[in-house]
RNA sequence: CGGGCUGUGGCGCAGCUUGGUAGCGCGCUCCGUUCGGGUCGGAGAGGUCCCCGGUUCAAAUCCGGGCAGCCCGA
Repeated sequence: CGGGCUGUGGCGCAGCUUGGUAGCGCGCUCCGUUCGGGUCGGAGAGGUCCCCGGUUCAAAUCCGGGCAGCCCGA
């Protein structure tokens, strides 16, 4: 320098193809259960999706430009 993949709650990921309420597991908080803890059951909080711009009635999703990480090549 060129190419590819990835970026979404604290952590790990799905959703993107085919635009239309942002979800799952773990974790956290509360309640029940227990003498207490764990396990189990129930409820809840927490992210407007890496950044900027564009298209659209509507963008995590499509388009353009950046940034970061990983991989391949030179």